[in-house]
RNA sequence: GUAACUGCAGUGGGAGAGGCCGAGCUACGCGCCGGCCGCCGACGGAGCAAAUCCUCCCCGGGACACUCUCAGGCACCCGUACCGCUACAGUGAG
Repeated sequence: GUAACUGCAGUGGGAGAGGCCGAGCUACGCGCCGGCCGCCGACGGAGCAAAUCCUCCCCGGGACACUCUCAGGCACCCGUACCGCUACAGUGAG
C1' cells in the first nucleotide's frame, strides 16, 4: 500500500404469484379477518452432482439464480436475492 477479494453501511436499479364464499372492521382500496381450492420463489430453510478433498478401500465432505416449498408470500406500497456506485474495515499478488 495498488489490482483484486471479503464484510459492513449508504445510495440507484430490481421481480414473481389468485379466485370464490362468509360475518365483522373499514380510511370503501374487495384492503383487513376466517374458510376452501389454486399459485409464486429472488429474504430465510432443506436436498444433491462432477471436478475435487480425506482414505489402502468403503464411508464421509462437496455449489447454485437448480430442485423442494417447511417457513414466507400472491391489490398497491414496503421489503427481498442479484447488479452498479461510494465510504469504512480486513486480507493483499504485483

The prediction has a mean pLDDT of 80. Predicted 3D model of a 94-nucleotide RNA (Glycine riboswitch aptamer) from Corynebacterium urogenitale. The RNAcentral record of the sequence draws on Rfam. The organism belongs to Corynebacterium, within Bacteria. The model forms 85% of the base pairs in the Rfam consensus.